Predicted 3D model of an 83-nucleotide RNA (c-di-GMP-I riboswitch aptamer) from a soil metagenome. The coordinates come from a structure-prediction model, not an experiment, and the mean pLDDT is 87. Rfam family: c-di-GMP-I riboswitch aptamer. Rfam's curators write: GEMM was predicted in a large-scale screen for bacterial structured RNA regulatory elements.
């Protein structure tokens, strides 16, 4: 620098969930690992649980057993090509 090809952002519809966010259709920001794996670090969410406030149910606050691998690390694997 090329070649077959992949994956799929925000939007959307329909589903599942307390939410976070996930699944399947559409769709294309973009990514050489945007494959996989929650192990380390970050970071959402809080049903449920502890505490306050306050009076018949709500408001804060803390905590993942919940999530993000398209947040960085790190572990496994993988196409093609000068090599």
């Nucleotide at each position: 620098a090329a070649a077959c090809g992949g994956c799929a952002a925000a939007c959307u519809u329909g589903g599942g969930g307390a939410a976070a966010c996930c699944c399947a259709g559409g769709g294309g920001c973009g990514c050489a690992a945007a494959g996989c794996c929650a192990u380390g670090g970050g970071c959402c969410u809080a049903c449920g649980g502890c505490g306050a406030u306050g009076a018949u149910g709500a408001u804060c606050g803390c905590c993942a057993c919940g999530g993000c691998u398209g947040c960085c690390a790190g572990g496994c694997u993988g196409c093609c090509g000068a090599a």